[in-house]
C1' cells in the first nucleotide's frame, strides 16, 4: 500500500428483492415447601454508516467506516 471476509435482538447465528427469525439469556405466570427441570407467555432489532437502483432492498451496486486474515 493492496486484496479477501465478516458487521442482523444482551449473547452465538440464520436468513439469495414482497411486513426480520432460531438457540441460549431476560421478564411474567403455572408447577415446587423453596431452588433447579419442566410448560405457557412476553418484552428486547431505525438489519453497523451514507448514497443509488426498484413499485418494493438485510439480500442488488457504490463510497466511507470498525473487526479479522493473507499478500507486498
Nucleotide at each position: 500500500g493492496g486484496g479477501g471476509a465478516u458487521g442482523u435482538a444482551g449473547c452465538u447465528c440464520a436468513g439469495u428483492g414482497g411486513u426480520a427469525g432460531a438457540g441460549c439469556g431476560c421478564a411474567u405466570g403455572c408447577u415446587u415447601u423453596g431452588c433447579a427441570u419442566g410448560c405457557a407467555u412476553g418484552a428486547a432489532g431505525u438489519c453497523g454508516u451514507g448514497g443509488g437502483u426498484u413499485c418494493a432492498a438485510u439480500c442488488c451496486c457504490c463510497a466511507g467506516u470498525a473487526u479479522c486474515u493473507g499478500c507486498u

Predicted 3D model of a 72-nucleotide RNA (transfer RNA) from Astyanax mexicanus. It matches the Rfam family "tRNA". Gene Ontology term of the family: triplet codon-amino acid adaptor activity. Rfam classes the family as a transfer RNA. Model confidence (mean pLDDT): 83 of 100.